[in-house]
A computed fold for a 74-nucleotide RNA from an archaeon, annotated as transfer RNA.

């Protein structure tokens, strides 16, 4: 330098032939349950989806650029 793949709450992810509440586990945080801790039960907070631009009525989803990892090739 070329080429592919990939970037979604703190973590791991789903969801990607564009459609309206972005969901799921774990982890957190308040409440029951226990002598207590752990379990379990209930509830709550936390992501506008990597960036900035377009395209669309409408984008995480579609295109352009750039940035980050990862693979192959030279």
């Nucleotide at each position: 330098g070329g080429g592919c793949c990939u970037g979604u709450g703190g973590u791991c992810u789903a969801g990607u032939u564009g459609g309206u509440u972005a969901g799921g586990a774990c982890g957190u945080c308040c409440g029951c349950u226990u002598g207590a801790c752990g379990u379990g039960c209930g509830g709550g907070a936390g992501a506008u989806c990597g960036g900035c631009g377009g395209u669309u009525c409408g984008a995480a989803u579609c295109c352009g650029c750039c940035c980050g990892g990862g693979c192959c090739c030279a």
Its Rfam family is "tRNA". It is annotated as a transfer RNA. It was read from a public genome assembly.